C1' cells in the first nucleotide's frame, strides 16, 4: 500500500442519563457515566437532518400583546458521501 483478530496487544474515544455553566433555541462545554466507535481525529464541501433569536409574511387582538407559516447566517463530523492527518499489527 490493502486489511481490520465474532476477546491480539498498547493505548484512544464516550451515547442516553445527571449535576455546573454558556446558548433564544437546535446545541456546546466541564465533571460522573458507558451504549458503542478502527479513524465516533480533524474539516460543514455536496445530500440530509434539528432549531428558529433576528427577519418576512398572514391570523387573532381587550392594542398589552400573542398564534401559525416561511427563511440559517445558527447546529449536528456518533446520519450518508467526499476530503485531509493519523496508533497498532494478526492476515494479504
Nucleotide at each position: 500500500a490493502u486489511c481490520g483478530a465474532a476477546a491480539a496487544a498498547a493505548g484512544g474515544u464516550a451515547a442516553a442519563c445527571c449535576u455546573g455553566c454558556c446558548g433564544a433555541a437546535a446545541g456546546g462545554u466541564a465533571g460522573g457515566g458507558a451504549c458503542g466507535c478502527a479513524a465516533a481525529g480533524c474539516c460543514a464541501c455536496g445530500g440530509g437532518u434539528c432549531u428558529g433569536a433576528a427577519g418576512c409574511g398572514a391570523g387573532u387582538g381587550c392594542c398589552a400583546a400573542u398564534u401559525c407559516g416561511c427563511u440559517a447566517u445558527g447546529a449536528c463530523a456518533g446520519c450518508c458521501g467526499g476530503g485531509u492527518u493519523u496508533c497498532c499489527g494478526a492476515a494479504u
This is a predicted structure of a 92-nucleotide RNA (c-di-GMP-I-GGC riboswitch aptamer) from a Clostridiales bacterium. NCBI's taxonomy places the organism under Bacteria, Bacillati, Bacillota, Clostridia, Eubacteriales.